A computed fold for an 86-nucleotide RNA from Paenibacillus sp. UNC451MF, annotated as c-di-GMP-I-GGC riboswitch aptamer. Taxonomically the source falls in Paenibacillus (Bacteria, Bacillati, Bacillota, Paenibacillaceae). It was read from a public genome assembly, where an Rfam model found it. It matches the Rfam family "c-di-GMP-I-GGC riboswitch aptamer". Rfam links the family to the GO term cyclic-di-GMP binding. Of the family's consensus pairs, 95% are formed in the model.
């Protein structure tokens, strides 16, 4: 360095509930633990979600579109605690 124990010290927190923010997706806080060895950080590539404003439509329905999101979908970048086996 790779790697990752039925090790140690700690950490994070899914669903769900409540409050707040948001058009929505979703986010934040508190409670709560399904899980997580980067479930720390970064939307860079792919993927996924939403569609307020814009565009198409006489209008409505509907379609389209990210400038909005998701890092607990995959990859990449970056930083880091511990140290059995290999």
């Nucleotide at each position: 360095a790779u790697c990752g124990a039925u090790a140690a010290u700690g950490g994070c927190a899914a669903a769900c509930u409540u409050g707040c923010c948001g058009a929505a997706a979703g986010g934040c806080a508190a409670g709560g633990a399904c899980g997580c060895a980067a479930a720390g950080c970064c939307a860079c590539a792919g993927g996924c979600c939403u569609a307020a404003a814009g565009g198409a439509g006489c209008a409505g329905a509907u379609c389209u579109u990210a400038u909005g999101g998701c890092g607990g979908c995959u990859g990449g970048g970056u930083u880091a605690c511990c140290g059995a086996a290999a």